Context: one part of a larger RNA
RNA sequence: GAUGAACGCUUGCGGCGGGCCUAAUACAUGCAAGUCGAGGGGCAGCGGGGGUAGCAAUACUUGCCGGCGACCGGCGCACGGGUGCGUAACGCGUAUGCAAUCUACCUCUAACACAGGAAUAGCCCGGAGAAAUUCGGAUUAAUACCUGAUAGUAUCAAGAUGUGGCAUCAUAUUUUGAUUAAAGAUUUAUCGGUUAGAGAUGAGCAUGCGUCUGAUUAGCUAGUUGGUGAGGUAACGGCUCACCAAGGCUACGAUCAGUAGGGGUUCUGAGAGGAUGAUCCCCCACACCGGUACUGAGACACGGACCGGACUCCUACGGGAGGCAGCAGUAAGGAAUAUUGGUCAAUGGACGCAAGUCUGAACCAGCCACGCCGCGUGCAGGAAGACGGCCCUAUGGGUUGUAAACUGCUUUUGUUUGGGAAGAAACCCCUUUUGCGAAAGGGACUGACGGUACCAGACGAAUAAGCACCGGCUAACUCCGUGCCAGCAGCCGCGGUAAUACGGAGGGUGCAAGCGUUAUCC
Numbered sequence: 001g002a003u004g005a006a007c008g009c010u011u012g013c014g015g016c017g018g019g020c021c022u023a024a025u026a027c028a029u030g031c032a033a034g035u036c037g038a039g040g041g042g043c044a045g046c047g048g049g050g051g052u053a054g055c056a057a058u059a060c061u062u063g064c065c066g067g068c069g070a071c072c073g074g075c076g077c078a079c080g081g082g083u084g085c086g087u088a089a090c091g092c093g094u095a096u097g098c099a100a101u102c103u104a105c106c107u108c109u110a111a112c113a114c115a116g117g118a119a120u121a122g123c124c125c126g127g128a129g130a131a132a133u134u135c136g137g138a139u140u141a142a143u144a145c146c147u148g149a150u151a152g153u154a155u156c157a158a159g160a161u162g163u164g165g166c167a168u169c170a171u172a173u174u175u176u177g178a179u180u181a182a183a184g185a186u187u188u189a190u191c192g193g194u195u196a197g198a199g200a201u202g203a204g205c206a207u208g209c210g211u212c213u214g215a216u217u218a219g220c221u222a223g224u225u226g227g228u229g230a231g232g233u234a235a236c237g238g239c240u241c242a243c244c245a246a247g248g249c250u251a252c253g254a255u256c257a258g259u260a261g262g263g264g265u266u267c268u269g270a271g272a273g274g275a276u277g278a279u280c281c282c283c284c285a286c287a288c289c290g291g292u293a294c295u296g297a298g299a300c301a302c303g304g305a306c307c308g309g310a311c312u313c314c315u316a317c318g319g320g321a322g323g324c325a326g327c328a329g330u331a332a333g334g335a336a337u338a339u340u341g342g343u344c345a346a347u348g349g350a351c352g353c354a355a356g357u358c359u360g361a362a363c364c365a366g367c368c369a370c371g372c373c374g375c376g377u378g379c380a381g382g383a384a385g386a387c388g389g390c391c392c393u394a395u396g397g398g399u400u401g402u403a404a405a406c407u408g409c410u411u412u413u414g415u416u417u418g419g420g421a422a423g424a425a426a427c428c429c430c431u432u433u434u435g436c437g438a439a440a441g442g443g444a445c446u447g448a449c450g451g452u453a454c455c456a457g458a459c460g461a462a463u464a465a466g467c468a469c470c471g472g473c474u475a476a477c478u479c480c481g482u483g484c485c486a487g488c489a490g491c492c493g494c495g496g497u498a499a500u501a502c503g504g505a506g507g508g509u510g511c512a513a514g515c516g517u518u519a520u521c522c
Base pairs, nucleotide, nucleotide: 001521002520003519005518006517007516008515009514012375013374014373015372016371017370018368019367020333025331026330027329029328030327031326034075035074036073039072040071042068043067046066047065048064049062050061051060052059053058082286083285084284091211092210093209094208095207096206097205098204101203102202106199107198108197109196110195111194112193114148115147116146117145124137125136126135127134128133154179155178156177157176158175159174160173161172162171163170164169184191185190212258213257214256219249220248221247224246225245226244227243228242229241230240231239261283262282263281264280266275267274268273288309289308290307291306292305311322312321313320314319339365341364342363343362347361348359349358350357351356378409379408380407381406388400389399390398391397392396414459415458416457417456418455419454423449428443429442430441431440432439433438466511467510468509469508470507471492472491473490477506478505479504480503481502487494488493
């Protein structure tokens, strides 16, 4: 000098930030991922309309309309958010390569969408179970599923010609044969579907170099190293397997052990360097512990599935349920770290034609001097140098000290009264232009924060100073008490009767809404 700090004393305000470093310990409760009726069958509930009965109240009924529980289907749930257990590794950083690769949604280009079929959830009927849940029967739809047609610049097989290269080869043109596609909705505005090519974005893989400590760890290795063939993958590869060979790494530190997420950064330092990896950004890993795959463009998936384990809970004892390292919150641990808050107004995300719905992402508010920065606690005059305190050479003097009183002024802040934002123009509707992608003009709506910030008026010095130190280092000195006691102390060292070093007082010094102490780094 610095800190995600803690502790002690103290505390007026604001702005901007930060806030479980320990037990990746266990978790009550609520919320954190849904959405689409413009895909579908439908109608449990709500509102409206109609019908029947009734004087009416009302009852019953009807998907007719707005809508919509559960269900089928689509997209999303692989993002966003959390944590740092593991990992010394192509994990990360940096630089390359893929002639060894994939990529939903989005953009562009080209072509296409014909004909049919069988089911199933829901609904209905019946059954089992305490529950979780589940079984049987009948029946029904689709942008769900299946079959056929069509088909090339796609895929596969066999060939021809040219160009290029980096070895396997790549690429362009072309011949023959085989294989693979689709879905509709509709308010007629549109929104979707299939195939192929290109782009963008994202991801996968490989490689050079860099990346902590220990030799009181010196040898390590059998899928091990390489080859042939096969399987597998989006893809290369011992990735896996069969066979063959005997290799591969190591004193330039293999192996083993310990520690650790990496980087941009941050702190310090003139720099070199040393230390660090909270907040923010990028990458990685993990989601009670271990394993496994399914679905999918993408996961071996935090709020999905299955199996094993530990733990907790329910039970009718037969059997079931759960996973806060999401946001709050609880217990425990600890020197120590916050509210079971508000809003989707903005930004962003998912779905949707849209309206919109969802969003503990986000934006805000609450708590905490935890940090940085800013402001204030008055200003001017005022000597009887007042009273009081303290000290002394004591009828007196010094000091506190222009300090107070007193006089005048100001009003940041405070209290109160009034006004009062920006953050919000889009989406939407209308009109015009149009190259049909869109653009321009006009109109209306929308603010959690918040009646907040800010502005103006009134009042009145009013509401606001502490902490540590004073032997030397080190700025700042006297008196009293104590008497090697009580105590102090970072080092040197003070204290045994005149202690500037202990305790108190007066005075002083340094910082200041903080000041000291402790811990850690330079």
This is a predicted structure of a 522-nucleotide part of an RNA (small-subunit ribosomal RNA, 5' domain) from an uncultured bacterium. Its Rfam family is "Bacterial small subunit ribosomal RNA". Its mean pLDDT, the model's own confidence on a scale to 100, is 85. RNAcentral holds the full RNA, with entries from ENA, Greengenes and SILVA.